Description
This is a predicted structure of a 128-nucleotide RNA (FMN riboswitch aptamer (RFN element)) from a sheep gut metagenome. The RNAcentral record of the sequence draws on MGnify. Model confidence (mean pLDDT): 79 of 100.
RNA sequence: UUCUUGAGGCAGGGUGAGAUUCCCGACCGGCAGUAAUGAUAAGAAUGCAUUAUUUAGUCUGCAACCCGCAGAUCGCGGCUGAUGUGGUGAGAUCCCACAACCGACGGUACAGUCCGGAUGGAAAAGGA
Numbered sequence: 001u002u003c004u005u006g007a008g009g010c011a012g013g014g015u016g017a018g019a020u021u022c023c024c025g026a027c028c029g030g031c032a033g034u035a036a037u038g039a040u041a042a043g044a045a046u047g048c049a050u051u052a053u054u055u056a057g058u059c060u061g062c063a064a065c066c067c068g069c070a071g072a073u074c075g076c077g078g079c080u081g082a083u084g085u086g087g088u089g090a091g092a093u094c095c096c097a098c099a100a101c102c103g104a105c106g107g108u109a110c111a112g113u114c115c116g117g118a119u120g121g122a123a124a125a126g127g128a
Stems, first nucleotide, its partner, number of pairs: 001128005012024003026113002028103002030062004038054005057101002066078004083099005105116003
């Protein structure tokens, strides 16, 4: 420089003229970092140690969305959700157990899950 990739999710039921939006209940978790004895594999050979990979929606940072400035795409600034308790241990907000909580904008019977901006864009990952 260029190419490719770049998130998922209301089963079943209730009320109602009408709801995947309300109620009961169900389900989902972007990118990077951090790592412990968890998980997987290799090798070794019975002792664990070793090596590699992997492991966080709620920790740290970032993106998206939204707002402002500016203004053809860029850029700059702002905004930006949510976790406790117990266990093991030298050490855990990442392991194990239990319980809880969170989720842009527009549309529509009030939406994390439907439709739309979006055949879009980005953090970023991989290839040439």